[in-house]
RNA sequence: CGGGGUGUGGCGCAGUGGUAGCGCGCUAGGCUGGGGGUCUAGAGGUCGCAAGUUCAAUCCUUGUCACCCCGA
Numbered sequence: 001c002g003g004g005g006u007g008u009g010g011c012g013c014a015g016u017g018g019u020a021g022c023g024c025g026c027u028a029g030g031c032u033g034g035g036g037g038u039c040u041a042g043a044g045g046u047c048g049c050a051a052g053u054u055c056a057a058u059c060c061u062u063g064u065c066a067c068c069c070c071g072a
Stems, first nucleotide, its partner, number of pairs: 001071007010024004018055001026042006048064005
């Protein structure tokens, strides 16, 4: 320098155009003498960043950043 892949709550991931979800974790409460366990409720993400297409974008297009792989 060229090509490809990944980027989504604290962590690990799902989500192939129509209100962003799951598990673990966290907070509060119930059960328990307490811990552990379990049940219920809740908080937490402008989807790496910026533009474009569209009535509508996590999703399509372009650029860019970080990391990984391949090539030179």
A computed fold for a 72-nucleotide RNA from a Bacillota bacterium, annotated as transfer RNA. Rfam family: tRNA. It is annotated as a transfer RNA.